Molecule: Glycine riboswitch aptamer
Organism: Actinomycetota bacterium
């Protein structure tokens, strides 16, 4: 001085699922009882922000970690947003060697 593996955070890129259902306010547009935006209920449904719970497995025992499993508290159900994961780059922590 280099530096596997693990790991955290940046940027890009890919990312599902399930009502744009009824009803109320309210703004705009139009002036033909509509369209069209936001919020609120009611119900109906979705898992892959987070968040619980078991548990395969790490590991022979304890402690502890631990899911795309499973609960739906959040969160989501037209488009934007988010979105677990997945590729690439970049910086960093540890540190075999």
């Nucleotide at each position: 001085a280099c530096g596997a593996c693990c790991u955290c955070g940046c940027g890009c890129g890919g990312g599902a699922g399930a009502g744009u259902u009824c009803u109320c306010g309210u703004g705009a547009c139009a002036g033909g009882c509509g369209u069209u935006g936001c919020g609120g209920g009611a119900c109906g449904c979705c898992g892959a922000a987070g968040g619980g719970g078991c548990a395969a497995c790490c590991u022979c025992c304890c402690c502890g970690g631990a899911a795309c499993c499973u609960c739906u508290c959040a969160g989501g159900c037209a488009c934007c947003c988010g979105g677990a994961c997945c590729g690439c780059g970049c910086g960093g922590g540890c540190g075999a060697g």